Transfer RNA from a Candidatus Wolfebacteria bacterium, 71 nucleotides, folded computationally. The sequence is in RNAcentral, with records from ENA. The coordinates come from a structure-prediction model, not an experiment, and the mean pLDDT is 82. The organism belongs to Candidatus Wolfeibacteriota, within Bacteria. Its Rfam family is "tRNA". It is annotated as a transfer RNA.
RNA sequence: GCGGGGUUCGUAUAGUGGCAAUAUGGCUCCCUUCCAAGGAGCAGACGCGAGUUCGAUUCUCGUACCCCGCU
Numbered sequence: 001g002c003g004g005g006g007u008u009c010g011u012a013u014a015g016u017g018g019c020a021a022u023a024u025g026g027c028u029c030c031c032u033u034c035c036a037a038g039g040a041g042c043a044g045a046c047g048c049g050a051g052u053u054c055g056a057u058u059c060u061c062g063u064a065c066c067c068c069g070c071u
Stems, first nucleotide, its partner, number of pairs: 001070007010024004018054001026042005047063005
């Protein structure tokens, strides 16, 4: 230098052109004499920029970083 893949709450992963999900973690409440366990609820994220579109996390282009292969 070329090609491919990935980037989503703190963490690990889903997901799809129309309200972004689950687990775990955090906070609050319930339960308990207390703690643990258990139950209920709340907050928390689509790498960045542009384009297409009524609407983009999703499609396209560029770019940053990570991984794999080639040179």